Context: one part of a larger RNA
RNA sequence: CUGGGCGUAAAGCGCACGUAGGCGGUCAGGCAAGUCGGUUGUGAAAGCCCCGGGCUCAACCUGGGAAUUGCAGUCGAUACUGCUUGGCUAGAGUUUGGUAGAGGGAAGCGGAAUUCCCGGUGUAGCGGUGAAAUGCGUAGAUAUCGGGAGGAACACCAGUGGCGAAGGCGGCUUCCUGGACCAAAACUGACGCUGAGGUGCGACAGCGUGGGGAGCAAACAGGAUUAGAUACCCUGGUAGUCCACGCCGUAAACGAUGAGGACUAGAUGUUGGGAGGAUUAAACCUCUUAGUGUCGCAGCUAACGCAUUAAGUCCUCCGCCUGGGGAGUACGGCCGCAGGGUUAAAACUC
Numbered sequence: 001c002u003g004g005g006c007g008u009a010a011a012g013c014g015c016a017c018g019u020a021g022g023c024g025g026u027c028a029g030g031c032a033a034g035u036c037g038g039u040u041g042u043g044a045a046a047g048c049c050c051c052g053g054g055c056u057c058a059a060c061c062u063g064g065g066a067a068u069u070g071c072a073g074u075c076g077a078u079a080c081u082g083c084u085u086g087g088c089u090a091g092a093g094u095u096u097g098g099u100a101g102a103g104g105g106a107a108g109c110g111g112a113a114u115u116c117c118c119g120g121u122g123u124a125g126c127g128g129u130g131a132a133a134u135g136c137g138u139a140g141a142u143a144u145c146g147g148g149a150g151g152a153a154c155a156c157c158a159g160u161g162g163c164g165a166a167g168g169c170g171g172c173u174u175c176c177u178g179g180a181c182c183a184a185a186a187c188u189g190a191c192g193c194u195g196a197g198g199u200g201c202g203a204c205a206g207c208g209u210g211g212g213g214a215g216c217a218a219a220c221a222g223g224a225u226u227a228g229a230u231a232c233c234c235u236g237g238u239a240g241u242c243c244a245c246g247c248c249g250u251a252a253a254c255g256a257u258g259a260g261g262a263c264u265a266g267a268u269g270u271u272g273g274g275a276g277g278a279u280u281a282a283a284c285c286u287c288u289u290a291g292u293g294u295c296g297c298a299g300c301u302a303a304c305g306c307a308u309u310a311a312g313u314c315c316u317c318c319g320c321c322u323g324g325g326g327a328g329u330a331c332g333g334c335c336g337c338a339g340g341g342u343u344a345a346a347a348c349u350c
Base pairs, nucleotide, nucleotide: 004321005320006319007304008303012318014201015200016199017198021194022193023192025088026087027086028085029084030083031082033081034080035077036076037075038074039073040072041071042070049065050064051063052062053061054060091191092188093187094186095185096183097182098181099180103177104176105175106174107173108172109171110154115149116148117147118146119145120144121143125136126135162169163168206247207246208245209244210243211242215241216240220236221235222234223233258317259316260315261314262313263312266295267294268293269292270291271290272289273288274287275286276285277284299306300305323350324349325348332343333342334341335340
């Protein structure tokens, strides 16, 4: 250097954008760098190998050849790669017309419910549990009716339904805004794929400053339970949960399955389009397209299982793995206000 792998055994970066780099559709011309061939020079000698010779043989010595697979020059070849010129439209993209959607940001609005406050009715309990007690209540609770305040979350619709790169997204309206899909044409003409570094996004919890605080609730307190009970159960309850701005950068960030492309039996459900048939119109049927599920053949797999949304058959690029423990630790670097994150060993041991 080559050879093996990454759903569950060790192993896919949480996700994207993108720099360098790697790889790259189709036709023709040119060049000839890579590539291929001829030739010349060189590739010291000795040694190895082959054919001979000399010591009686051999070791040894010696003659000739081959080899030295390399490098350079030169002449040629042009399929492939490359460079270059000019085309093409199947990749990619743009325009036009539509469609669906909890995609994102901001502002405003709404009703139900909980809690609290005020008032009315009303009287002795309420609450809670396996059973209780702490707790609340004659200073009038619970229950019930009316009024008010405030915060948070949006029942039904609702769905193996939809949207988003991932994290994630669910009341209604308006404004701003990203993406996807479909149909028919027109246009650009390889503008593409991947992506070390890098940059951005990134649940919850947590941190900083300032607000807010209804319910819930780490910590904490009390009551129970228990041998004990620093728990499970109950009554309370502070951070926090909410908002704004700024950090943190982690997760069983999971499909434990990187991205893009091509190809490879079917069956069936569902979502968004389009076309056709039937119909007054729908429901319905068929085809097509983009998603999303279930089953299943070939094939693959250690098995489980996967199976056109592949874990099948191939191509391109990136990331990662190399026995268990030590250890995702120490040290150092970088980042962070901090908690800590990231990069990442060794001794020793089995």

This is a predicted structure of a 350-nucleotide part of an RNA (small-subunit ribosomal RNA, central domain) from an uncultured Gammaproteobacteria bacterium. The full RNA is in RNAcentral, with records from ENA and Greengenes.